[in-house]
């Protein structure tokens, strides 16, 4: 970098450094930010994807339970919202549903 599968309306803080941006990309919004952004370090925490233990089943796998030492990850707002695909409905408009795309995390 590509790719399989799963998940994405829950959850979780401080300190030091740093010094103006940040919220994935583009566009339009909206929000956070000198009462200190991004980023780095330390500590703490959240969660249960991998790993570990146990039980069951239709046993290349699946479901459930336990633990949270290990491997990641995460700790503003639905992935902040909409569009960046298609279809349906529709005079216009609004609303709703389904799937898909993109992105993120884990994993093959």
């Nucleotide at each position: 970098g590509a790719u399989u599968u799963a998940u994405a309306g829950a959850g979780a803080a401080g300190a030091g450094g740093g010094g103006a941006g940040a919220g994935a990309u583009u566009a339009g919004g909206c929000u956070c930010u000198g009462u200190g952004a991004a980023c780095c370090u330390c500590u703490a925490g959240c969660a249960a994807c991998c790993c570990u233990u146990c039980g069951c089943c239709g046993c290349u796998g699946g479901c459930g339970a336990a633990a949270a030492a290990g491997g990641u990850g995460c700790u503003a707002a639905u992935a902040c919202c909409u569009a960046a695909c298609c279809c349906a409905a529709a005079c216009u408009g609004a609303c709703u549903c389904c799937g898909a795309u993109u992105u993120a995390u884990a994993u093959c």